[in-house]
Predicted 3D model of a 72-nucleotide RNA (transfer RNA) from Sargassum horneri. Lineage of the source: Eukaryota > Ochrophyta > Phaeophyceae > Fucales > Sargassum. A source record names the gene trnV-UAC. Its Rfam family is "tRNA". The family's RNA type in Rfam is transfer RNA. Rfam links the family to the GO term triplet codon-amino acid adaptor activity. The sequence is in RNAcentral, with records from ENA.

RNA sequence: GGGAGCAUAACUCAGUGGUAGAGUAUGUGCCUUACAAGCAUGAAGUCGUGAGUUCGAUCCUCUCUGGUCCCA
Numbered sequence: 001g002g003g004a005g006c007a008u009a010a011c012u013c014a015g016u017g018g019u020a021g022a023g024u025a026u027g028u029g030c031c032u033u034a035c036a037a038g039c040a041u042g043a044a045g046u047c048g049u050g051a052g053u054u055c056g057a058u059c060c061u062c063u064c065u066g067g068u069c070c071c072a
Stems, first nucleotide, its partner, number of pairs: 001071004006066002010024004018055001026042005048064001050062003
């Protein structure tokens, strides 16, 4: 220098156009002498930035930013 792919909850990841979920972690309650485990119930996201397409964008297009891989 060229190419590919990734960015979604604290962490690991789903979600292929109709307003976002799971597991772990975490709060509360039950259980226990107590802790752990277990059960029940919550909180936590302007989906990396900025534009465009669309009635409507996490999703499609472009730009930028930051990681990863390949080639030279």